Background: Predicted 3D model of an 85-nucleotide RNA (c-di-GMP-I-GGC riboswitch aptamer) from Paenisporosarcina sp. TG20. The source organism's lineage runs through Bacteria, Bacillati, Bacilli, Caryophanales and Paenisporosarcina. Its Rfam family is "c-di-GMP-I-GGC riboswitch aptamer". Its family is annotated with cyclic-di-GMP binding in the Gene Ontology. The prediction has a mean pLDDT of 87.
RNA sequence: UUCGAAAAAGGCAAAUUCUUCGAAAGAUGAAUACGCAAAGUUUCAGACCUAACGCCUAUUGGUUAUGGUGGCUGAACUGCCGAAG
Numbered sequence: 001u002u003c004g005a006a007a008a009a010g011g012c013a014a015a016u017u018c019u020u021c022g023a024a025a026g027a028u029g030a031a032u033a034c035g036c037a038a039a040g041u042u043u044c045a046g047a048c049c050u051a052a053c054g055c056c057u058a059u060u061g062g063u064u065a066u067g068g069u070g071g072c073u074g075a076a077c078u079g080c081c082g083a084a085g
Stems, first nucleotide, its partner, number of pairs: 001084004011036002016031003020027002034071001040077003044074003047069003050065002054063003
């Protein structure tokens, strides 16, 4: 550097339930365990989701938002073990 996840040590935590925050998408904490070799971190790009407030409008669409999803993809940075070079 690339590949892998058999072993060893571990890690994270979907959905659901309770709690709190939020207009919502969704997020926090706890229980739990679908899965994950980066399911570690970051909205930089794309994609998707929301619409309280603001703007435009041909009327419920577009924009916009110190909105959201990192377990959607890419990218960047970091990283345990092993194999090969």